[in-house]
RNA sequence: ACCUUAUCAAGAGUGACUGAGGGAAUAGGCCCUGUGACGUCCGGCAACCUUACCAUCGAGUAAACGGUGCUAAAUCCUACGGAAUGUGAACCAUUCUGAGAGAUAAGUU
Numbered sequence: 001a002c003c004u005u006a007u008c009a010a011g012a013g014u015g016a017c018u019g020a021g022g023g024a025a026u027a028g029g030c031c032c033u034g035u036g037a038c039g040u041c042c043g044g045c046a047a048c049c050u051u052a053c054c055a056u057c058g059a060g061u062a063a064a065c066g067g068u069g070c071u072a073a074a075u076c077c078u079a080c081g082g083a084a085u086g087u088g089a090a091c092c093a094u095u096c097u098g099a100g101a102g103a104u105a106a107g108u109u
Stems, first nucleotide, its partner, number of pairs: 001109001003107006013042001015041003021032003026079004043071003048067002050063004054058001075101001080098007
């Protein structure tokens, strides 16, 4: 790096340092931000790996020393397709849904 599988509307700070941009990329929108963003540290959350348990071996229960991860907003929303509703129909709007893209984990080559 490719591929496979699973998950992605829950949860997590009135902390310290730093000091200007940030929300993956492109486009559009909408937001966060000197009342301190991004980042680092500490803290925290969660429970993928992990550990223990079991008449039940599971989509189970519990734990959190360790490996990751996460810690504004649904993966912030939309982008391609389908359906429903509104309209006589189309356009369009709203809702639902599939795909795609992405993130994370575990595994494969």
The prediction has a mean pLDDT of 81. A computed fold for a 109-nucleotide RNA, annotated as SAM riboswitch aptamer (S box leader). The model forms 97% of the base pairs in the Rfam consensus.